Source information
c-di-AMP riboswitch aptamer (ydaO/yuaA leader) from a soil metagenome, 127 nucleotides, folded computationally.

RNA sequence: UGCCGAAUUCCGGGCCAAGGCAGGCCUGGAAACGGGGGAACCGAACAGUUUGGGGCGAACCCACCUCGGUGGGGGCGCUGCUCCUAAGCGCCAGCCCGACAGCUAACCCCGUAGGCCGACGAAGGAG
Numbered sequence: 001u002g003c004c005g006a007a008u009u010c011c012g013g014g015c016c017a018a019g020g021c022a023g024g025c026c027u028g029g030a031a032a033c034g035g036g037g038g039a040a041c042c043g044a045a046c047a048g049u050u051u052g053g054g055g056c057g058a059a060c061c062c063a064c065c066u067c068g069g070u071g072g073g074g075g076c077g078c079u080g081c082u083c084c085u086a087a088g089c090g091c092c093a094g095c096c097c098g099a100c101a102g103c104u105a106a107c108c109c110c111g112u113a114g115g116c117c118g119a120c121g122a123a124g125g126a127g
Base pairs, nucleotide, nucleotide: 002116003115004114008031009030010029011028012027013026014025015024016023032112033111034110035109036108037107042102050099052100053097054096055095056094060073061072062071063070064069074092075091076090077089078088079087081127082126083125084124085123
């Protein structure tokens, strides 16, 4: 300067600090963004229920295998104003609920983290 991601902005109070503006910590609230639960109707209605089930997320399916992985399909991200296409590169993890949840208006609840790249270069079309 940018990127992944919802993970940003503003306001009040207290303490510290400063003594010009700032700033740090704790706490409360609002907006915005994101997620979950939750009727009717629909689905289902001999199905489901240890072969447990479910949620966040792109992070799934199949085959082979020396069990380390490999290949195919599919999904996701980046390429510097935005979108589409091409080409190139990268990822397909991790975590949570706790016997339990289809959808779902009203309503209720939760999160606003964490992790990275570059100082070269960056195509075509449209706006």
Description:
The model forms 92% of the base pairs in the Rfam consensus. The coordinates come from a structure-prediction model, not an experiment, and the mean pLDDT is 79.